[in-house]
The part of an RNA shown here (small-subunit ribosomal RNA, central domain) has 353 nucleotides and comes from a metagenome. RNAcentral holds the full RNA, with entries from SILVA.

Context: one part of a larger RNA
RNA sequence: CUGGGCGUAAAGGGCGCGUAGGCGGCCCAGUAAGUCAGAUGUGAAAGUCCAUGGCUCAACCAUGGAAGUGCAUCUGAAACUGCUGAGCUUGAGUAUGGGAGAGGAAAGUGGAAUUCCCGGUGUAGAGGUGAAAUUCGUAGAGAUCGGGAGGAAUACCGGAGGCGAAGGCGACUUUCUGGACCAAUACUGACGCUGAGGCGCGAAAGCGUGGGGAGCAAACAGGAUUAGAUACCCUGGUAGUCCACAGCUGUAAACGAUGAACACUAGGUAUAGAGGGUAAUUUGACCCCUUCUGUGCCGUAGCUAACGCAUUAAGUGUUCCGCCUGGGGAGUACGAUCGCAAGAUUAAAACUC
Numbered sequence: 001c002u003g004g005g006c007g008u009a010a011a012g013g014g015c016g017c018g019u020a021g022g023c024g025g026c027c028c029a030g031u032a033a034g035u036c037a038g039a040u041g042u043g044a045a046a047g048u049c050c051a052u053g054g055c056u057c058a059a060c061c062a063u064g065g066a067a068g069u070g071c072a073u074c075u076g077a078a079a080c081u082g083c084u085g086a087g088c089u090u091g092a093g094u095a096u097g098g099g100a101g102a103g104g105a106a107a108g109u110g111g112a113a114u115u116c117c118c119g120g121u122g123u124a125g126a127g128g129u130g131a132a133a134u135u136c137g138u139a140g141a142g143a144u145c146g147g148g149a150g151g152a153a154u155a156c157c158g159g160a161g162g163c164g165a166a167g168g169c170g171a172c173u174u175u176c177u178g179g180a181c182c183a184a185u186a187c188u189g190a191c192g193c194u195g196a197g198g199c200g201c202g203a204a205a206g207c208g209u210g211g212g213g214a215g216c217a218a219a220c221a222g223g224a225u226u227a228g229a230u231a232c233c234c235u236g237g238u239a240g241u242c243c244a245c246a247g248c249u250g251u252a253a254a255c256g257a258u259g260a261a262c263a264c265u266a267g268g269u270a271u272a273g274a275g276g277g278u279a280a281u282u283u284g285a286c287c288c289c290u291u292c293u294g295u296g297c298c299g300u301a302g303c304u305a306a307c308g309c310a311u312u313a314a315g316u317g318u319u320c321c322g323c324c325u326g327g328g329g330a331g332u333a334c335g336a337u338c339g340c341a342a343g344a345u346u347a348a349a350a351c352u353c
Stems, first nucleotide, its partner, number of pairs: 003325004007307002012321001014201004021194003025088002028085004033081002035077008048066007091191001092188004096183003103177007110154001115149007125136002162169002206248002208245004215241002220236004259320006267298011302309002326353003335346004
């Protein structure tokens, strides 16, 4: 390489949009590039295969035939692929009407709590721990009551619940805004799927400039513990955490460790959203039946090395992309690109087992 694989053994890109490319629904007609059939030419000799012959046989050699999967030209076929034209509606989309949602952005507002400040009451302790001490307090602490300041986070509701492509999103109100779902029709007529490069989004930490700073808290200091204790525990505490910027970075066990899309393949149960139906007199709620969409659990066939997965597949198939190929060296060196830096991306070899 072929092949075989990628939940846990090596291996799914963190996630999306999308270029090239690859692949692509039903029907009719044409074409004949791919495809298929036939013919002609060519496909040197030697070699190979078959037959016959020559060295006493064989190896070896000679003669004849075949083959030579290929290429070119001509003639033909028209199912499939391609191309051209005409159409269809089931894939995809648009319009209409609904309800659900921590989806996103901005502005404003609220209450609880911590801390600090001021004042009142009040007196000797308070903190903290396994036990202590550092620490705070007679310059009046802690406790308690009233007032004020400021920052951050939003108890209960809250749920195996919801939304989002992922990261992620949780007080309330308003404005702007994205997506999904359901119902019934109408319309467009394959407009689709995937997606190398590319572009964008992307937790936390970190970086730049300027703010902000209550609590928490790397670093740091002290007190303990200990043989030691550069820790675990305690008292403090600075970056940071918060906000602004078309700021930068671009990584995570970015996980379902499971790429995307489509089709098919027993059920049961729970739950969220929307719709339909039945039932007692109507409306409505509950209950029951049912359709679609989502989220969980259990489980048949099947799959799996096993664990397990099982209509939300790791089952059965198709299409496209990414990735793997023994351990270490190493996600390192060098080079290149990006970055203010930290570093990121791409990515070896010697050597060794």